[in-house]
This is a predicted structure of a 385-nucleotide part of an RNA (large-subunit ribosomal RNA, domain III) from a Porticoccaceae bacterium. The organism belongs to Porticoccaceae, within Bacteria. The coordinates come from a structure-prediction model, not an experiment, and the mean pLDDT is 85. It was read from a public genome assembly.
Context: one part of a larger RNA
RNA sequence: GAGUAACGACAAAACGGGUGAAAAACCCGUUCGCCGGAAGACCAAGGGUUCCUGUCCAACGCUAAUCGGGGCAGGGUGAGUCGGUCCCUAAGGCGAGGCCGAAAGGCGUAGUCGAUGGGAAACAGGUUAAUAUUCCUGUACCUCUCGUUGCUGCGAUGGAGGGACGAAGAAGGCUAGGCCAGCGCGGCGUUGGUUGUCCGCGUUUAAGGCGGUAGGCUGGACUCUUAGGCAAAUCCGGGAGUCCGAGGCCGAGAGCUGACGACGAGCCCGCUAUUGGGCGAAGUGGUUGAUGCCAUGCUUCCGAGAAAAGCUUCUAAGCUUCAGGCAACGAGAGACCGUACCCCAAACCGACACAGGUGGUCGGGUAGAGCAUACCAAGGCGCUU
Numbered sequence: 001g002a003g004u005a006a007c008g009a010c011a012a013a014a015c016g017g018g019u020g021a022a023a024a025a026c027c028c029g030u031u032c033g034c035c036g037g038a039a040g041a042c043c044a045a046g047g048g049u050u051c052c053u054g055u056c057c058a059a060c061g062c063u064a065a066u067c068g069g070g071g072c073a074g075g076g077u078g079a080g081u082c083g084g085u086c087c088c089u090a091a092g093g094c095g096a097g098g099c100c101g102a103a104a105g106g107c108g109u110a111g112u113c114g115a116u117g118g119g120a121a122a123c124a125g126g127u128u129a130a131u132a133u134u135c136c137u138g139u140a141c142c143u144c145u146c147g148u149u150g151c152u153g154c155g156a157u158g159g160a161g162g163g164a165c166g167a168a169g170a171a172g173g174c175u176a177g178g179c180c181a182g183c184g185c186g187g188c189g190u191u192g193g194u195u196g197u198c199c200g201c202g203u204u205u206a207a208g209g210c211g212g213u214a215g216g217c218u219g220g221a222c223u224c225u226u227a228g229g230c231a232a233a234u235c236c237g238g239g240a241g242u243c244c245g246a247g248g249c250c251g252a253g254a255g256c257u258g259a260c261g262a263c264g265a266g267c268c269c270g271c272u273a274u275u276g277g278g279c280g281a282a283g284u285g286g287u288u289g290a291u292g293c294c295a296u297g298c299u300u301c302c303g304a305g306a307a308a309a310g311c312u313u314c315u316a317a318g319c320u321u322c323a324g325g326c327a328a329c330g331a332g333a334g335a336c337c338g339u340a341c342c343c344c345a346a347a348c349c350g351a352c353a354c355a356g357g358u359g360g361u362c363g364g365g366u367a368g369a370g371c372a373u374a375c376c377a378a379g380g381c382g383c384u385u
Stems, first nucleotide, its partner, number of pairs: 013031006032382004040362004046342002050340001051075006060068002080141002082338003086119003092113003098107003122139005142334011153319002158314004166301004172294003177288005182203006188196001204262002208257003215250004219244008228236002263283001266279004302305001348357002364376004
C1' cells in the first nucleotide's frame, strides 16, 4: 500500500420466545423465499467413526458462535434367506512336467486362480438417541446331516440334454403408479358471502400357499434297429414301424387365502419440558396407465451374436439280503466377514468446508408430445460475514 481488495454463486429474509458473559448466524415457534428428473430418497466405488449422546470453545470454521463434519468422553453396526466368503467359469494371470534362452528369464500343457457374468431360500408391521429384509411380533421358504417307515439298480472328474445369450421393430395381455367417484371422520368461517353440486383429512395392507388364466413353444406314446457321441449306455443323435390326437413345457396377472391380523384419520388419559399409554371409523368401485412384468416371448434382418458349474439323464469300473437311490414323516445344523455414517457431496477425486468431476436405482401433481419448461407435493434447503 490499507483497515484497502476479499469474506467462494444475487435461493432472502423478518419477528417472537429460549439458552447464554455475550445471539443477525445456536434451539423452539410463526411468517417469507429457493429446489423439486433435485438442491429429495436409496445403492456401488471411495472415505474410515465423519453416526448418536453429554460436555468444551484455545486452535480449525474466511466474521461472531452458546453452534459444528472442531476438542474431550461415553455409546452405537446383531442375518441360514441382503452382499461377500462358497460352487462355476470369461478376458487375463500364474503354471508341475515340457520347449526355448549367456544368466536373469520367455512361452506354455495338465492344472490352478480370476467377476464386471451363471449358481438354493423372506416378506409385512413394530421398535432405538444412534441398527435393522439382521432385533421383536406374525406369517413363510431353502439347503445339508441323522433317524424311522415304505418302495427300489445304485454308481463319474466320463457321455448327452439344459444352462445359453445378437440387433432392430411391432402388436397384445397385465401390473405399479396416478386421477375421479363413493364411503368414513371432522369443519361452518373474528372480512361481505359460505348447510352446499361446500371445505379439510383418510380410504393402506407383503412374501408365501392354492389353483394354472391372457398368451408363447412343441405333435405325443410305444416297439424294433443303428458304422455317430474317443469305452459303455436303457441317455442323445440317425433309420423303420404301430397306435393316439391329444399330451407336455413355459407363463404375467387377477381371484381366494395369508388377514376375526397389522396399519389407520382422529379421539381419550397422563406428564406437561417433550417423552408415554389406551381406544380406533371408512378401508369400495370406475377410469387412465407405464420406460416395469409376461418376454431369454414374437416378427424381421445380417455383422450370425461367452464359458463352465449348479440342475436333469445315461451308463463304466465297482458294489449288489450291504452300501447307495427315491418318497413321506420326525429331529438337528446353517459357521465366518461386511452391515454405523457420507455417497452429484462440507465426509469421494480436485493442496481448501473449492461455483469443477463422479457409475446405477426411484422419480408424485397441474399444464405439456416430453426425463423440455413453469408452478407445486413428499422431502430438503436460504448456499458461515